RNAcentral holds the sequence, with entries from Rfam. The RNA shown here (SAM riboswitch aptamer (S box leader)) has 114 nucleotides and comes from Flavobacterium geliluteum.

RNA sequence: AAGUUAUCACGAAAGGCGGAGGGAAAGACCCAAUGAAACCUUAGCAACCCUUUAUCAUAAAGAAGGUGCUACAUUCUACUUUAUACUAUUCUUAGUAUCAAAGAUAGAUAACAC
Numbered sequence: 001a002a003g004u005u006a007u008c009a010c011g012a013a014a015g016g017c018g019g020a021g022g023g024a025a026a027g028a029c030c031c032a033a034u035g036a037a038a039c040c041u042u043a044g045c046a047a048c049c050c051u052u053u054a055u056c057a058u059a060a061a062g063a064a065g066g067u068g069c070u071a072c073a074u075u076c077u078a079c080u081u082u083a084u085a086c087u088a089u090u091c092u093u094a095g096u097a098u099c100a101a102a103g104a105u106a107g108a109u110a111a112c113a114c
Stems, first nucleotide, its partner, number of pairs: 003112006013042004021031003026077003043070003048066002050062005074106001079103004083098006
């Protein structure tokens, strides 16, 4: 630099320090001097690794340790297909919309592998 698998509409805060950014990237829309990011401390959430029990590849329980996380659905959108409604029309095509559904792309986290 890149890979595989699983999960991602649930959940969970304060203080210190610091001074202007942050929410990956693009577009939007939000957060932020009533104090952003980073760093430190404590607390919490979760259950990927981990521990225990059962079972034969899955479930349950636990939370000391390794990670991770604690605004807004991965903040939303894009790409494909389907469904519904409306509009236009070359008459069966196109476009627009949706708290709609499925999949894909991209991303995040964990474990494994290289």
Lineage of the source: Bacteria > Bacteroidota > Flavobacteriales > Flavobacteriaceae > Flavobacterium.